Small-subunit ribosomal RNA, 5' domain from a Candidatus Omnitrophota bacterium, 569 nucleotides, folded computationally.
It matches the Rfam family "Bacterial small subunit ribosomal RNA".
It was read from a public genome assembly.
Context: one part of a larger RNA
RNA sequence: GAGUGAACGCUGGCGGCGUAGAUUAGGCAUGCAAGUCGAGCGAUACUUUUUUUCUGAUAUGGUGAAGCCGCAAGGCUGAUCUGUUGAGGGAGAAGAGAUAUAGCGGCAGACUGGUGAGUAACACGUGAGUAAUUUACCUCUAAGUCGGGGAUAGCCUUGCGAAAGCGAGGGUAAUACCCGAUGUGUUUACGGUUGCAUAAGCAGCUGUAUGUAAAGAAGGCUCGCAAGAGUUUUCGUUUAGAGAUGAGCUCGCGUCCUAUCAGCUAGUUGGUGGGGUAAUGGCCUACCAAGGCUUUUGACAGGUAGCUGGCCUGAGAGGGUGGUCAGCCACAUGGGGACUGAGACACUGCCCCAACUCCUACGGGAGGCUGCAGUCGAGGAUAUUUAGCAAUGGACGAAAGUCUGACUAUGUGACGCCGCGUGAGGGAUGAAGGUCUUCGGAUCGUAAACCUCUUUCGAUGGGGAAGAAAACCUAUUCUUAACGGAAUAGACUGACGGUACCUAGAGAAGAAGCCACGGCCAACUCUGUGCCAGCAGCCGCGGUAAUACAGAGGUGGCGAGCGUUACUC
Numbered sequence: 001g002a003g004u005g006a007a008c009g010c011u012g013g014c015g016g017c018g019u020a021g022a023u024u025a026g027g028c029a030u031g032c033a034a035g036u037c038g039a040g041c042g043a044u045a046c047u048u049u050u051u052u053u054c055u056g057a058u059a060u061g062g063u064g065a066a067g068c069c070g071c072a073a074g075g076c077u078g079a080u081c082u083g084u085u086g087a088g089g090g091a092g093a094a095g096a097g098a099u100a101u102a103g104c105g106g107c108a109g110a111c112u113g114g115u116g117a118g119u120a121a122c123a124c125g126u127g128a129g130u131a132a133u134u135u136a137c138c139u140c141u142a143a144g145u146c147g148g149g150g151a152u153a154g155c156c157u158u159g160c161g162a163a164a165g166c167g168a169g170g171g172u173a174a175u176a177c178c179c180g181a182u183g184u185g186u187u188u189a190c191g192g193u194u195g196c197a198u199a200a201g202c203a204g205c206u207g208u209a210u211g212u213a214a215a216g217a218a219g220g221c222u223c224g225c226a227a228g229a230g231u232u233u234u235c236g237u238u239u240a241g242a243g244a245u246g247a248g249c250u251c252g253c254g255u256c257c258u259a260u261c262a263g264c265u266a267g268u269u270g271g272u273g274g275g276g277u278a279a280u281g282g283c284c285u286a287c288c289a290a291g292g293c294u295u296u297u298g299a300c301a302g303g304u305a306g307c308u309g310g311c312c313u314g315a316g317a318g319g320g321u322g323g324u325c326a327g328c329c330a331c332a333u334g335g336g337g338a339c340u341g342a343g344a345c346a347c348u349g350c351c352c353c354a355a356c357u358c359c360u361a362c363g364g365g366a367g368g369c370u371g372c373a374g375u376c377g378a379g380g381a382u383a384u385u386u387a388g389c390a391a392u393g394g395a396c397g398a399a400a401g402u403c404u405g406a407c408u409a410u411g412u413g414a415c416g417c418c419g420c421g422u423g424a425g426g427g428a429u430g431a432a433g434g435u436c437u438u439c440g441g442a443u444c445g446u447a448a449a450c451c452u453c454u455u456u457c458g459a460u461g462g463g464g465a466a467g468a469a470a471a472c473c474u475a476u477u478c479u480u481a482a483c484g485g486a487a488u489a490g491a492c493u494g495a496c497g498g499u500a501c502c503u504a505g506a507g508a509a510g511a512a513g514c515c516a517c518g519g520c521c522a523a524c525u526c527u528g529u530g531c532c533a534g535c536a537g538c539c540g541c542g543g544u545a546a547u548a549c550a551g552a553g554g555u556g557g558c559g560a561g562c563g564u565u566a567c568u569c
Base pairs, nucleotide, nucleotide: 001569002568003567004566006565007564008563009562010561013420014419015418016417017416018415019413020412026376027375028374030373031372032371035107036106037105040104041103043101044100045099046097047096048095049094050093051092052091053090054089055088059084060083061082062081067076068075069074114331115330116329123255124254125253126252127251128250129249130248133247134246138243139242140241141240142239143238144237145236146180147179148178149177155170156169157168158167159166160165185212186211188209189208190207191206192205193204194203195202196201216235217234218233219232220231221230222229223228256303257302258301263293264292265291268290269289270288271287272286273285274284275283306328307327308326309325310321311320312319313318333354334353335352336351337350356367357366358365359364386409387408388407392406393404394403395402396401423453424452425451426450433444434443435442436441457510460504461503462502463501467496473490474489475488476487477486478485479484513558514557515556516555517554518539519538520537524553525552526551527550528549534541535540
């Protein structure tokens, strides 16, 4: 001199872009961070339509006891019994619809996000190999998708428990589960044959035997009273092959310090048989052999550390470093284990042990912020318990859409970089005042006042974006037997945000500090102090004229910063 994820002191106007728990991988209250599909399935609740049944207001017909009137015929009143009408209400069945709820089932929870504790290792980087392997979703190719069965959750009844939860009985569905058929294919065994190769082998063709699959859903059309059947499209599903992508494994080379670490090793080194894996292999096991590594090319041991692209510095060679961003690895309270699955030995899955915290009826249970915010602690020190899925991306879904603390935005911090402003021009009586003075004056100083202008930024008022085009919907055209598909046009969708930006008026109006001034090192005098108080990076200042302490005036440097401390070159 340059640099920093910085901190501290003094000071502080605005904006843009970045960036921010480096220490205790210490403990965590609270909320959110992984769901989705009804076009796989059966229910429950709700609405509506049709229909069956029960009850039955009202209106009305018949019957006509007893009583009354009448000499009688008969009349009046109308108990009882019975028919028609059927408002309203209840219950059941069937169909349709949208929404919600839990359950079964599928896919996704192995991604995204966090951290760097461990790790000196095929962990990472780079270059090869896999003739020793696997790969859900996706694309292409070939062939299929037939027949049957038994359960179980939800539900109902019921028991135990404080709770978490755990049972018993009954009964139900499926793209859940199981059995059988077929076998384009594929597996295994035994043959034949072709081409390669690295020695064991690999790839293909072919024969015999052998094992091995599957599931339906939605829409259209035709038939049918209906149940349903046929046909077709799309999605799904099965068996194989190829691709793409991801992953596993092996090897060459490279990767810190210590020799005050010199010998290390019995699954150790190799072989055979067996097991295990997607796959090679002491990966594991039984037996056999006694090897293997290293000796300055540093084994083994100890210490330290995630690695890289990069970043800082430097003319370079080097040295230092690995924060943000990107790739890989490892971890998820400490330790161990497997299950499911294409993929995990799984951050917000399961089981066990341990420590800790919480609930408890003391019998027993619950939990895991190294996700986003936030809190306590420790620390010199590091932010909002914000908004939105509008964009980009992801999961699921046919789609509408739902979810998404990824992400996009916003807030805080001069933490960094960059930009802008705090006014411009004129103005000498060189004002007042301060300081110094040889008392003449000098200096602050065109600085101020004063005059003429301007209005960035900020504040106020007005206008006001891009980021959004798709999907869906509507219309038209083309295409299709139809469903559907394609094109064009229209319509819809913005958290940020009334933000950016533009504009109007007002008014110099609201906006400068910090450090230094003995030498290194740009910048000097006065007063106070008197080896005191103090300064100091080094040399060194201070004991009565201190340019070195403290204050003042002046000057120099940088400037919304300046200085100090720490670390690197």